[in-house]
Molecule: Bacterial RNase P class A
Organism: Myxococcales bacterium
RNA sequence: UUCGGUUCUGGAUACGAUCGCUAGCGUUUUACGUUAGAGGAAAGUCCGGGCAUCACAGGGUAAGAAUGGUCGAUAACGUCGACCGGAGGCAACUCUAGGGAAAGUGCCACAGAAAGGUAAACCGCCUCGUUUUUCUUAGGGAGACCGAGGUAAGGGUGAAAAGGUAAGGUAAGAGCUUACCGGGAUAUUGGGUGACCAUGUCCGCUUGGUAAACCCCAUUCGAUGCAAGGUGAACAGGAAGAGAGUACCCGCUCGUUGAUUCCGGGUAACCGCUUGAACCUAUCGGCAACGGUAGGUCUAGAUGAAUGAUCGUAGAAAAACAGGACCCGGCUUACGAGGGACCGAAUCUU
Numbered sequence: 001u002u003c004g005g006u007u008c009u010g011g012a013u014a015c016g017a018u019c020g021c022u023a024g025c026g027u028u029u030u031a032c033g034u035u036a037g038a039g040g041a042a043a044g045u046c047c048g049g050g051c052a053u054c055a056c057a058g059g060g061u062a063a064g065a066a067u068g069g070u071c072g073a074u075a076a077c078g079u080c081g082a083c084c085g086g087a088g089g090c091a092a093c094u095c096u097a098g099g100g101a102a103a104g105u106g107c108c109a110c111a112g113a114a115a116g117g118u119a120a121a122c123c124g125c126c127u128c129g130u131u132u133u134u135c136u137u138a139g140g141g142a143g144a145c146c147g148a149g150g151u152a153a154g155g156g157u158g159a160a161a162a163g164g165u166a167a168g169g170u171a172a173g174a175g176c177u178u179a180c181c182g183g184g185a186u187a188u189u190g191g192g193u194g195a196c197c198a199u200g201u202c203c204g205c206u207u208g209g210u211a212a213a214c215c216c217c218a219u220u221c222g223a224u225g226c227a228a229g230g231u232g233a234a235c236a237g238g239a240a241g242a243g244a245g246u247a248c249c250c251g252c253u254c255g256u257u258g259a260u261u262c263c264g265g266g267u268a269a270c271c272g273c274u275u276g277a278a279c280c281u282a283u284c285g286g287c288a289a290c291g292g293u294a295g296g297u298c299u300a301g302a303u304g305a306a307u308g309a310u311c312g313u314a315g316a317a318a319a320a321c322a323g324g325a326c327c328c329g330g331c332u333u334a335c336g337a338g339g340g341a342c343c344g345a346a347u348c349u350u
Base pairs, nucleotide, nucleotide: 001346002345003344004343005342006341007340008339009338013314014313015312016311017310018309019308021037022036023035024034025033026032027031039321043332044331046330047329048328049327050326051225052224053223054222058250059249060248061247064221065220066219067218068217069083070082071081072080073079084098085096086095087094088093099216100215104214105213106210107209108208122155123154124151125150126149127148128147129146131144132143133142134141135140163181164180165179166178167177168176182205183203184202185201186200187199188198190197191196229271230270231269237263238262239261240260243254244253245252278297279296280295281294282293283292284291285290
């Protein structure tokens, strides 16, 4: 200098003035003053909870769904961190739906000889035999067709063909034998919390692949949801009716003084509603996720739905994606622009 990898920042702002809107607080409650006023994803409604109701969410069963290496974090999760195995990359790093194929079922098209609980022979290689051609130093050799036998090393097909490379051996070949690698089993005064790694010994070798196919195994899950639910106010009843509370059963409770269901009428106010598993700073522990301690801060609560406009100064990373509705922790998706830090590779110079 170029090309890559990981990560951080941040979002047309900040300050001042004027006018306008919403909420809190204060006042002399007309009105004025003061404080605050959308996002990194507010989107998706995907996962987990807090909270609320269902009497106890009680006992049991079924269905359904989710997760799937190890150890940790967390309120919890299908999330996050670190590590292990596997795959990709020269590397920095990235991805991983990572239990079971000897419980069973299904699938592996086409091509190919053949897609398997020990099979199979298209081209080929070797041996023997019949017939035949040719060469010859007449001992024998070479070839062609057909038949019998052996073979799976070479070639072809394919995503995948009974492990790979090399040597020996064989009529020709084959783990047939040997060495190394791979695979299976096993052991340790080995390392590690563990998944696993390393080393040694034995065995020619042990079962084709596929479970984000059905399935099996292990673990987990009560239902409904702020349109939950609570308080107050208002009002008009009618029909059916013995069961209702639940996916089902048992228990228990309520119900003919009518639960429950359907049709119709009335109310639309207030609460829930924003102090939180909250945020910031420092420090301690931990590789980290995160946790402890101390101090500080209070940051929208609308309800057909508020946060806008103008001017000035400074700055500027964008006419991007895009606007709360009970709250929080995550994941996924959309987007565009400037800058910073660290790491890897190549080349050049000193």